[in-house]
RNA sequence: UUCCGAUAAAGGCAAACCCGUCGAAAGGCGGGGACGCAAAGCCACGGGCCUAAAGAACCGGUUUUUAACCUGUUCAACGGCAGCCGGGUUACCGAA
Repeated sequence: UUCCGAUAAAGGCAAACCCGUCGAAAGGCGGGGACGCAAAGCCACGGGCCUAAAGAACCGGUUUUUAACCUGUUCAACGGCAGCCGGGUUACCGAA
């Protein structure tokens, strides 16, 4: 230095759930709370997953009818998830 990872030491993060807040939602952020985590630090690059706003198609309806608007259904990421996996990148400690 690299791999590796103890019932070591010093510390760290924080699932579900609850409250507040932002958001259409997924989800984010703050507080409480700990299921877990050796990168559960960071980056959406590949795969995957979540949501479905804008937009598009279609059914039905309304109107001032080459169209506009409304309800619904489907498609749809330029929105998300790094605590789904891979990859990239940085880092504390040091028994075997």
RNAcentral holds the sequence, with entries from Ribocentre. A computed fold for a 96-nucleotide RNA from an Elusimicrobiota bacterium, annotated as c-di-GMP-I riboswitch aptamer. The organism belongs to Elusimicrobiota, within Bacteria.